[in-house]
RNA sequence: AAAGUAGAACAGAUGACCGCUCCAUACCCAUAUGUAUGGGGAGGAAAGUCCGGGCUCCACAGGGCAGGGCGCUGGGUAACACCCAGUCCUGGCAACAGGAAGGAAAGUGCCACAGAAAAUAUACCGUCCGCCUUACGCGGAUAAGGGUGAAAAGGGGAGGUAAGAGCUCACCGCCUUGUUGGUGACAACAAGGGCAGGGCAAACCCCGCCCGGAGCAAGACCAAAUAGGGGGAUGUCUGAGGGUGGCCCGCCCGAGUCCCCGGGUAGGUCGCUUGAGCCUAAUGGCAACAUUAGGCCUAGAUAAAUGGUCAUCGGCCAGGGGGUUACACCCAUCCUGGCAACAGAACCCGGCUUAUGGGCUGCUUUGACA
RNA sequence: UGGGGUGUCGUCAAGUGGUAAGACACGGGCCUUUGGAGCCCGCAUCCGGAGGUUCGAAUCCUCCCACCCCAGCCA
Numbered sequence: 001a002a003a004g005u006a007g008a009a010c011a012g013a014u015g016a017c018c019g020c021u022c023c024a025u026a027c028c029c030a031u032a033u034g035u036a037u038g039g040g041g042a043g044g045a046a047a048g049u050c051c052g053g054g055c056u057c058c059a060c061a062g063g064g065c066a067g068g069g070c071g072c073u074g075g076g077u078a079a080c081a082c083c084c085a086g087u088c089c090u091g092g093c094a095a096c097a098g099g100a101a102g103g104a105a106a107g108u109g110c111c112a113c114a115g116a117a118a119a120u121a122u123a124c125c126g127u128c129c130g131c132c133u134u135a136c137g138c139g140g141a142u143a144a145g146g147g148u149g150a151a152a153a154g155g156g157g158a159g160g161u162a163a164g165a166g167c168u169c170a171c172c173g174c175c176u177u178g179u180u181g182g183u184g185a186c187a188a189c190a191a192g193g194g195c196a197g198g199g200c201a202a203a204c205c206c207c208g209c210c211c212g213g214a215g216c217a218a219g220a221c222c223a224a225a226u227a228g229g230g231g232g233a234u235g236u237c238u239g240a241g242g243g244u245g246g247c248c249c250g251c252c253c254g255a256g257u258c259c260c261c262g263g264g265u266a267g268g269u270c271g272c273u274u275g276a277g278c279c280u281a282a283u284g285g286c287a288a289c290a291u292u293a294g295g296c297c298u299a300g301a302u303a304a305a306u307g308g309u310c311a312u313c314g315g316c317c318a319g320g321g322g323g324u325u326a327c328a329c330c331c332a333u334c335c336u337g338g339c340a341a342c343a344g345a346a347c348c349c350g351g352c353u354u355a356u357g358g359g360c361u362g363c364u365u366u367g368a369c370a
Numbered sequence: 371u372g373g374g375g376u377g378u379c380g381u382c383a384a385g386u387g388g389u390a391a392g393a394c395a396c397g398g399g400c401c402u403u404u405g406g407a408g409c410c411c412g413c414a415u416c417c418g419g420a421g422g423u424u425c426g427a428a429u430c431c432u433c434c435c436a437c438c439c440c441a442g443c444c445a
Stems, first nucleotide, its partner, number of pairs: 001366007010357001012313007020041008043342001047353002050351005055215004062249004067211005072086005087101001088099004102206002107204002109200003124146002126142006154172002157169003173195001174193008219270004229261006241253003263444003277296008315339006321331003371441007380394003388425001396412005418434005
């Protein structure tokens, strides 16, 4: 320098003028409106709404079935499908990255086409033996070779054999048992077994763990509205229906409830922003994180505020110019021109995912120079 | 803001692991003096997009994209 890989942070700054919204104070009779002064005013994703919680209501959230989610190990956390540290597998020369990674010897199911055969094994070609023997053929042995397929019943060698075959042997793989190390996933070693048990569980399922439902349009209050009208169904203790979720039980409420047609109204207050909060330091821990101490208050709009213009400085790019014999390359000190991404809070947090700008740092590989 | 649903040819649509049916439309041909009708043939190289599971994905899983529907009170 190029290519790659990982990480942390930032998201232009200052000033002037003109506006928007909220809060405090003052004036005005007044907490409306208005005026003045001072102060606060988007994000790393505010997004998708994919997970997990807080909060609110339903019963203080109960039991069973069904259903759903998760799934290597240990830890973190309010909780998680998240994070950290590891194990194993896979990809990469490497730095590093990825993994829905329990069970296929509980059961059921599927494996199209091709192929002899797709899981109780079997025999198309071939090889070998026997019979008749001229051959075809018939009977048997075999699974090493060919062929099919995504996948063919341990692998490729040596011995062995009529030809072959874990039939035998060494190595590798696999299974069982044991020892050692580790909290554990697992690893290493040793002994034994001739090999049994193809794949799919993001197919049903089994095993283990977790899950009540709805959502701030939750929920509470004030105001407005009067056609609480018409029709139908069903029920009043032998009790419909409700408690938004599928069913049953239980519990509570219980005289109304549901459907269709038609009508009216749609304003305001609270919830609302102090919270698993942010910053700094110390301690414990490999880390995620936790504890302690100190400091800070940091948007609350409701058709939806957080903006616009100008100037200066800063950043980047192109051309000129300069450095250099010249090219490459370098210089933002000089001149001209241009550019600045994705995107806008709506009850609040923790994550994930997706969109997106330029620069910085560590590491790896290769090349060049000293 | 919250909740629910749907994407298959130009349009309507079937297909729920094994080569993507059908109808209308469109294009070509035959027939006819010509047009219509009728008959024959063709038309999805990418099933909204990307990735994964599987031998194999429209179908199963994950993440995106587009579109549609619903909502308070009197009650």